[in-house]
Parts: sequence; C1' cells; structure tokens
RNA sequence: GACCUCAUAGUUCAAUGGAUAGAACAAGGGACUCCUAAGCCCUAGAUGCAGGUUCGAUUCCUGCUGGGGUCA
Repeated sequence: GACCUCAUAGUUCAAUGGAUAGAACAAGGGACUCCUAAGCCCUAGAUGCAGGUUCGAUUCCUGCUGGGGUCA
C1' cells in the first nucleotide's frame, strides 16, 4: 500500500428492510427473612462517526475512525 472481516446496554450475545432494538449476567429499588445469600417482582441503560438509497435502515451503498486477519 491492496483486500477481507468486525463495531448494538457496564459485559457477553440476538435482531437476514417493517410493531416499542430483545435476552442473560451485572447495577438500582421493592417484597420476603432475626440478618445475609439464593430465588421472586419492578426500574434504568445501547445501534462507532458523517453522508446516500428507500415510504421505512441495526440491516443496503460510500467515506472516515478503531480492532482483527491475508497478501505485497
């Protein structure tokens, strides 16, 4: 330098163009208990950045940023 691939919640992962982006763990609260833990109920929390296509984009296209890889 060229090409491929990945980027979604604090963490690990879903969502193959369409309803309110979902789950587990973690966090906060509640109830229970003599107390704690476990289990139960509830709550908050995310699409890397900028454009484009589309009635509609996490998804498709372009560029950039960052991680990984192949070749030179």
Transfer RNA from Candidatus Peregrinibacteria bacterium CG_4_9_14_0_2_um_filter_53_11, 72 nucleotides, folded computationally.
The prediction has a mean pLDDT of 82.
It matches the Rfam family "tRNA". Rfam links the family to the GO term triplet codon-amino acid adaptor activity.